The RNA shown here (transfer RNA) has 84 nucleotides and comes from an uncultured Lachnospiraceae bacterium.
The coordinates come from a structure-prediction model, not an experiment, and the mean pLDDT is 81.
Its Rfam family is "tRNA".

[in-house]
Order: sequence, then structure tokens, then C1' cells
RNA sequence: GCGGAAGUGUCGGAAUUGGCAGACGAGCUAGACUAAGGAUCUAGUGCCAGCGAUGGCGUACGGGUUCAAGUCCCGUCUUCCGCA
Repeated sequence: GCGGAAGUGUCGGAAUUGGCAGACGAGCUAGACUAAGGAUCUAGUGCCAGCGAUGGCGUACGGGUUCAAGUCCCGUCUUCCGCA
């Protein structure tokens, strides 16, 4: 240099036929249980605004297509694999 694959919460990782983003697990927080812990069980856990109901934003970054994009198209960045 050329070709291919990947990039999503704190972490692993789903959503691949374009139709509620973050299922499920780990971790964390609160509570129950305990003398105290561990284990177990229950609830919660992206960000911002709001007393709240709720609203807005968010899938590496910047654009595009679409009523609707993590998903399709273009460009850029990073990592990995192969070729030279």
C1' cells in the first nucleotide's frame, strides 16, 4: 500500500429481515435474611432537564437515504486478521 472483520452502559455481550436501544450475565447501590459476614432472595442501575407526570439526547467520529437507522450508503479514526 491492497483486501476483509470489528467498534453498543462500568465490564462481557444481545438486538442482523430497518420498527420500544441496551435483552441476558457480571459488577455496583438499597433492602430482606445473619450476632456479623458469605451465599441466597427482592428492587434499582446510560446521560441531561423537570417537584413530578414526562420530555430530550445517546450505538467510535462526521455526513446522507428513510415516516423510522446500532442495522443501509459515503468519508474519517482506532483495533484485529490476511496479502504484498